[in-house]
């Protein structure tokens, strides 16, 4: 100073996945058609509305209600989705650079 294969060991930058929390939308609310059940029941289907915002607009349980007809009421509890921060995984891994061997 070229090169090959593998390997030791220091440094160094950034992203990204996944998981946890935790902020902000949004209260899983709210309106309206339609059709279903009926006290062993209280749902289903569309549609608007809401959000600097896609999605999603439901489960479940506890207390009335409603005496058979068409309407449910509270209250407890559980998310998902978008986006941000924090933290874990992570002194990871990969990559780069020098170092070790040949």
């Nucleotide at each position: 100073c070229g090169a090959a294969c593998a390997u030791u060991g220091u440094a160094a930058a950034a992203a990204u996945a996944c998981c946890u929390u935790c902020g902000u939308a949004u209260a899983u609310c709210c309106u309206u058609a339609g059709g279903a059940a009926u006290a062993u029941g209280g749902c289903c289907u569309a549609a608007g509305a809401g959000u600097c915002u896609c999605u999603a607009c439901c489960g479940g349980a506890u207390u009335g209600c409603c005496g058979u007809a068409a309407a449910u009421a509270a209250u407890c509890u559980g998310a998902c989705u978008a986006u941000g921060a924090a933290g874990g995984c992570a002194g990871a891994a990969c990559u780069u650079a020098c170092u070790c061997u040949u």
The prediction has a mean pLDDT of 78. The RNA shown here (Purine riboswitch aptamer) has 102 nucleotides and comes from Anaerobacillus alkaliphilus. The source organism's lineage runs through Bacteria, Bacillati, Bacilli, Caryophanales and Anaerobacillus. Rfam family: Purine riboswitch aptamer. On this family, see Reining et al., Nature 2013: "Three-state mechanism couples ligand and temperature sensing in riboswitches". Its family is annotated with purine nucleobase biosynthetic process in the Gene Ontology. The sequence is in RNAcentral, with records from Rfam.